Predicted 3D model of a 112-nucleotide RNA (SAM riboswitch aptamer (S box leader)) from a Bacteroidota bacterium. It matches the Rfam family "SAM riboswitch aptamer (S box leader)". Its family is annotated with regulation of gene expression in the Gene Ontology. From the family's description: The SAM riboswitch is found upstream of a number of genes which code for proteins involved in methionine or cysteine biosynthesis in Gram-positive bacteria. The sequence was found by an Rfam model in a public genome assembly. The coordinates come from a structure-prediction model, not an experiment, and the mean pLDDT is 75.

[in-house]
C1' cells in the first nucleotide's frame, strides 16, 4: 500500500518544548485557536479491538483514543416544484425537517 471483516451519537487531560494554525482531502458551512493551533515529549486517563485469565468482575500487556455525531452537508433513496390522466420515467431545487443507504475516512483484527 491492497484485500476481507467489525465498529464509529458513549468514554477519557494536565504539564513541558515550540509558536500559527487546526477540525483527513476538495467545496460550502459551522467551530476551535496568542486565556497558545498543529507537532513532539512526559505523566495521567478512557476502554473499542486484540492478548492473558475467569463462572463473572479483571489485568503487568499490544494497538488506539482523550473539542464539536467521523463537527455538518455533498452521491442515492427520501423531501419540495414542474411536465405526464396516474405510475414508471424526465427536468429542476434545498447552507430550513426527520430518517435510511452508499462513498470516502478513522481504528482494531486477519490476509497478501
Nucleotide at each position: 500500500c491492497u484485500c476481507u471483516u467489525a465498529u464509529c451519537g458513549a468514554g477519557a487531560a494536565a504539564g513541558g518544548u515550540u509558536g500559527a494554525g487546526g477540525g483527513a482531502u476538495c467545496a460550502g458551512g459551522c467551530c476551535c485557536g496568542a486565556a497558545g493551533a498543529a507537532a513532539c515529549c512526559u505523566u495521567a486517563g478512557c476502554a473499542a479491538c486484540c492478548c492473558u485469565a475467569u463462572a463473572a468482575c479483571a489485568g503487568c500487556g499490544g494497538u488506539g483514543c482523550u473539542a464539536c455525531u467521523u463537527c455538518c452537508u455533498g452521491c442515492c433513496c427520501g423531501c419540495c416544484c414542474g411536465g405526464u390522466u396516474u405510475a414508471a420515467u424526465c427536468g429542476g431545487g434545498a447552507u430550513u425537517a426527520a430518517g435510511g443507504g452508499a462513498a470516502a475516512g478513522a481504528u482494531g483484527a486477519g490476509a497478501g